Predicted 3D model of a 135-nucleotide RNA (FMN riboswitch aptamer (RFN element)) from Thiospirochaeta perfilievii. Its Rfam family is "FMN riboswitch aptamer (RFN element)". Rfam describes the family as follows. The RFN element is a highly conserved domain that is found frequently in the 5'-untranslated regions of prokaryotic mRNAs that encode for flavin mononucleotide (FMN) biosynthesis and transport proteins. Lineage of the source: Bacteria > Pseudomonadati > Spirochaetota > Spirochaetaceae > Thiospirochaeta. Its mean pLDDT, the model's own confidence on a scale to 100, is 80.

RNA sequence: CUUAAUUUUCAGGGUAGGGUGAGCGAAAGCAAUUCCCAACUGGUGGUUAUAGUCCACGACUCCGUUUGUUUACAUUCGGACUGACUUGGUGAAAUUCCAAGACCAACGGUAUAGUCCGGAUGGAAGAAAAUAGCU
Numbered sequence: 001c002u003u004a005a006u007u008u009u010c011a012g013g014g015u016a017g018g019g020u021g022a023g024c025g026a027a028a029g030c031a032a033u034u035c036c037c038a039a040c041u042g043g044u045g046g047u048u049a050u051a052g053u054c055c056a057c058g059a060c061u062c063c064g065u066u067u068g069u070u071u072a073c074a075u076u077c078g079g080a081c082u083g084a085c086u087u088g089g090u091g092a093a094a095u096u097c098c099a100a101g102a103c104c105a106a107c108g109g110u111a112u113a114g115u116c117c118g119g120a121u122g123g124a125a126g127a128a129a130a131u132a133g134c135u
Base pairs, nucleotide, nucleotide: 001133002132005131006130007129008128009127010126015038017037018036019035023030024029039115040114041105042104043057044056045055046054052103053102061080062079063078064077067074068073085101086100087099088098089097107118108117109116
């Protein structure tokens, strides 16, 4: 210096508020982080300048496929699916900064969930380090 190889580590945040009352109870009363109000959060790489809303990727779900040994399960590779922003300002340059007003967030459970519980002590985009290699 490099990343074709090996190994290790790391790799997601957020409701202690108010109201209502499905329901429970003989009653007193209890009762939603899910409803209404209010509050809060933002994975990874890229992009002339810093991004939840641009581009790409991962995660969730589904389908096919390789291998192990038939089911199941694990594993390899591939495909489908995959949310949401405008206006003004500065500037050489910003849907990224500043101002203002918006919007979005898998599946299962439960009183209807981005924030609770669960699959998940899981997986993973990727980040870092060591070894190794080259000069």
Annotation:
The RNAcentral record of the sequence draws on Rfam.